[in-house]
Source information
A computed fold for a 72-nucleotide RNA from Saccharimonadales bacterium (SeqCode), annotated as transfer RNA. The sequence is in RNAcentral, with records from ENA and MGnify. Its Rfam family is "tRNA". From the family's description: Transfer RNA (tRNA) molecules are approximately 80 nucleotides in length. Its family is annotated with triplet codon-amino acid adaptor activity in the Gene Ontology. The same sequence occurs in records of 2 taxa. Model confidence (mean pLDDT): 83 of 100.
RNA sequence: GCGGGUGUGGUUUAGUGGUAUGACGUCCCCUUCCCAAGGGGAAGAUCGUGGGUUCGAUUCCCAUCACCCGCU
Numbered sequence: 001g002c003g004g005g006u007g008u009g010g011u012u013u014a015g016u017g018g019u020a021u022g023a024c025g026u027c028c029c030c031u032u033c034c035c036a037a038g039g040g041g042a043a044g045a046u047c048g049u050g051g052g053u054u055c056g057a058u059u060c061c062c063a064u065c066a067c068c069c070g071c072u
Base pairs, nucleotide, nucleotide: 001071002070003069004068005067006066007065010024011023012022018055026042027041028040029039030038048064049063050062051061052060
């Protein structure tokens, strides 16, 4: 230099165009003498960044950044 892959709450993860899902963690409540386990609830992600297409983009297109793999 060329090609490919990955990027989504604190961590991990689902999501093939219609206001982003689950688990762990955090906070509150119930249960218990206490802890743990269990049950209920809440907060938390402008989806790596910037543009484009579209009524509407995590999703499609282009560029770019970080990391990984291959080729030269």